[in-house]
Molecule: c-di-GMP-I riboswitch aptamer
Organism: marine sediment metagenome
RNA sequence: AAAAGGCAAAGCCGAAGCAAUUCGGUGACGCAAAGCCACGGGCCCCGGGGGAGGGUCGCCGGGCUACCGAA
Numbered sequence: 001a002a003a004a005g006g007c008a009a010a011g012c013c014g015a016a017g018c019a020a021u022u023c024g025g026u027g028a029c030g031c032a033a034a035g036c037c038a039c040g041g042g043c044c045c046c047g048g049g050g051g052a053g054g055g056u057c058g059c060c061g062g063g064c065u066a067c068c069g070a071a
Stems, first nucleotide, its partner, number of pairs: 006031002011026006029058001035064003039061003042056004
C1' cells in the first nucleotide's frame, strides 16, 4: 500500500453534577492507537485568597497494550 474492521467531533434529546464536565441515544468533524493510565506539563471548574479537591488522554509528553502484513 491493500484487506477486515474499529472509534466518534460539533449539534440535538434525556439523565447526573454547584460547576467544569460526564453517561446514554441520535449524528459524523476527524483519528493508525481518537485503546487504557491523571505520572509530568498545559487548560478548565470549585473556593474571598491559598491549600485541598474535581475535570480534560480527541492539548502535549511519558508509560502499558494492540488488528493487518510490501516493510